[in-house]
Predicted 3D model of a 106-nucleotide RNA (SAM riboswitch aptamer (S box leader)) from Planococcus sp. CAU13.
């Protein structure tokens, strides 16, 4: 990097550095940002995918505990875009695409 599977409406912020745009891409919208964002580092925290232990069982499924490997800590993946459906309408629902994360494979 590609493929497969699962999840994505919950949850969780302080300090230091730094100094301009940022919320993946593109278009539109809506937001954040010199009261210093995005980012990097440190510490703290959240969660429980993998992992370990326990219960359970023929084997499982399922459940519980821990927190070693990841991940995450503005906004639903911030919202929409494509297809279908509902609604007088504003709009709503489902699926998909793209993306993110984990685990496995090449």
């Nucleotide at each position: 990097u590609u493929c497969u599977u699962a999840u994505c409406a919950a949850g969780a912020g302080a300090g230091a550095c730094g100094g301009a745009g940022g919320g993946a891409c593109u278009u539109g919208g809506c937001c954040c940002u010199g009261c210093g964002a995005u980012g990097u580092c440190u510490c703290a925290g959240c969660a429980a995918c993998c992992u370990g232990c326990c219960u359970g069982c023929a084997a499982a499924a399922a459940g519980g505990c821990a927190a070693g490997g990841u991940g995450c800590u503005a906004c639903u993946u911030c919202c929409a875009g494509u297809a279908g459906g509902c609604g007088c309408g504003a709009g709503c629902c489902u699926a998909g695409a793209a993306g993110a994360u984990a685990a496995g494979a090449a």
Overview
The sequence was found by an Rfam model in a public genome assembly.